The prediction has a mean pLDDT of 79. Two RNAs folded together computationally: RNase P RNA and transfer RNA, 413 nucleotides in total. Rfam match: Bacterial RNase P class A.
């Protein structure tokens, strides 16, 4: 000068307050976060009688493991970046099919010849020669794709041979592809052998393959109390956004929906939980098992504040509302460990 | 709290499967008129809310973030 991981997020005391629990009372005890946030994923829980099948639709996407589950985490592989510690990756399939590539350019998908290179082959012209033929010139037909040029991308790269000029045309090396071969690895994949000689890009385009997903959400839902005024539609209605099948409930005075009227109250759900800490064991790790200890906010106009004193490095981002595991975003500073 | 929707010119909106962003109103200039309005012709005006990614190329596809709006006892 950097990289990675972890911890912390002013401390102590006095006074006055606020909310929960216990208590007759006095009083005792507890009282925001690493993100409580965004609501982006995954679950728990509740209701839809069961939560069934297919299509559609949506999501995920290297491999193995962890987990209740995940788009999360750990380890490994591959690719990319960095001198390095290390970081990043939506990372299945483009020799299933369809589609797209504006402009430029000769040519944009099994393409193409503008400039260019060549004059082998067939013709043309000139010269020499008795003839056969030889030499030279231009490039009409033609051959080529090395070089230039266009483009994000031009049908492998470098070198040598070869040729009229050239070209995987041939060879060596390299890249890429395939492989019912060999070895290593659980696997992704890696190393080697062999093969033919180039097969382009985009799937965060449709699609194919594999796996997953029923819907709604605590204003879910249940109980109690108070209060009011009924009316209309349906004939079958209803049970997931769409369709089909299957299953089920209520069915002639009930059900569902709509309009209108009333209420603006209480309780439960609601915090012992995939909980936290220590030790130990297994595992590279994420994590899991066991023992011991702890209880750590619970409101419903919604509490966690104010003030004073001392100290320091002078205090950032921000505040629960059903709960939990993640991700992402915001964040002044301080401390510890490892590494380049 | 829970669940949805939208950001494109000064205003109101298009832009559907990616290829130099358009329309109406408004503004400016000219014509027409004695003059104004209306009408006609032309012109100006865009960080596509911000950032990042995929792609040769993004208003469009994906992620993240900001702002606004709506519904639910």
């Nucleotide at each position: 000068a950097g990289c990675c991981c972890g911890u912390u997020g002013g401390a102590c005391g006095g006074c006055c307050g606020c909310g929960g629990u216990c208590g007759c009372a006095a009083g005792a005890u507890c009282g925001a976060g690493g993100a409580a946030a965004g609501u982006c994923c995954g679950g728990a829980c509740u209701c839809c009688a069961c939560a069934g099948g297919g299509c559609a639709c949506g999501g995920u996407g290297c491999u193995g493991g962890g987990u209740a589950a995940c788009a999360c985490c750990c380890a490994g592989g591959c690719g990319g970046g960095g001198c390095g510690a290390c970081c990043c990756g939506a990372c299945g399939g483009a020799a299933a099919g369809u589609g797209c590539a504006a402009c430029a350019g000769a040519g944009a998908g099994c393409a193409g010849a503008c400039c260019g290179c060549c004059g082998a082959u067939g013709g043309c012209c000139c010269g020499c020669u008795u003839a056969g033929g030889c030499g030279g010139g231009a490039u009409c037909a033609g051959g080529c794709a090395a070089g230039g040029g266009u483009g994000a991308a031009a049908c492998g790269g470098u070198g040598a041979g070869g040729u009229a000029a050239g070209a995987g045309c041939u060879c060596a090396c390299c890249a890429g592809c395939g492989u019912u071969c060999c070895g290593g690895g659980u696997a992704a994949c890696c190393g080697g052998g062999c093969g033919g000689c180039u097969a382009g890009g985009c799937a965060a385009a449709c699609c194919c393959c594999a796996c997953c997903g029923g819907g709604a959400g605590c204003a879910a839902g249940g109980c109690c109390a108070a209060g009011c005024a009924g009316g209309g539609a349906c004939g079958u209605c209803g049970g997931c956004u769409g369709c089909c099948c299957g299953c089920c409930g209520a069915u002639c005075a009930a059900g569902u929906c709509c309009c209108g009227g009333g209420u603006a109250g209480g309780c439960c759900g609601c915090g012992u939980g995939a909980g936290c800490g220590u030790a130990u064991c297994g595992g590279c790790a994420a994590c899991g098992g066991u023992c011991c200890g702890c209880c750590c906010a619970g409101a419903u106009g919604g509490a966690u504040g104010g003030u004073c004193g001392u100290c320091c490095u002078a205090g950032a981002c921000a505040g629960a509302a059903u709960c939990c595991g993640g991700c992402u975003u915001a964040c002044a500073g301080a401390c510890g460990g490892g590494c380049u | 709290g829970c669940c949805g929707g939208a950001g494109u010119a000064g205003c109101u909106c298009a832009g559907c499967u990616g290829g130099u962003a358009g329309a109406g109103c408004a503004g400016c200039u000219g014509a027409u008129u004695u003059g104004u309005a209306a009408u006609c012709a032309g012109c100006u005006g865009g960080u596509c809310g911000g950032g990042g990614g995929u792609u040769c190329g993004a208003u469009u596809c994906c992620c993240u973030u900001c702002u606004c709006c709506g519904g639910c006892u």